[in-house]
A computed fold for a 114-nucleotide RNA from Oceanobacillus alkalisoli, annotated as SAM riboswitch aptamer (S box leader). Model confidence (mean pLDDT): 83 of 100.

RNA sequence: UUCUUAUCAAGAGAGGCGGAGGGAUUUGGCCCGUUGAAGUCUCAGCAACCAGCUUAAACACAUGAGCAUGGUGCUAAUUCCAAUUGACGGUUCUUGCCGUCUUGAAGAUGAGAA
Numbered sequence: 001u002u003c004u005u006a007u008c009a010a011g012a013g014a015g016g017c018g019g020a021g022g023g024a025u026u027u028g029g030c031c032c033g034u035u036g037a038a039g040u041c042u043c044a045g046c047a048a049c050c051a052g053c054u055u056a057a058a059c060a061c062a063u064g065a066g067c068a069u070g071g072u073g074c075u076a077a078u079u080c081c082a083a084u085u086g087a088c089g090g091u092u093c094u095u096g097c098c099g100u101c102u103u104g105a106a107g108a109u110g111a112g113a114a
Stems, first nucleotide, its partner, number of pairs: 001114008013043005021032003026083004044075003049071003052067005079106001086101006
């Protein structure tokens, strides 16, 4: 990098350095930012994906519950929102527009494979 698969409405921030951008990409919105963005370091925290350990009468397998030791991940806003499909409702002669839900595209993270 590509493929497969699971999850993505919950949760969790302080400080140092830094110095103007940032919220993946494109478009349109809407936000965050000199009361200090990105990045980076330290410490702290969240979660429970993988491993490990405990447990559900014994063993094996599977599964559930728990712990938080190790490997990742994460710590503004639903993945900030919309974009594609379909259903329903409102409005309109119709096209269309608006709303709710649904679907999938893209993306993120874990695990596995090439």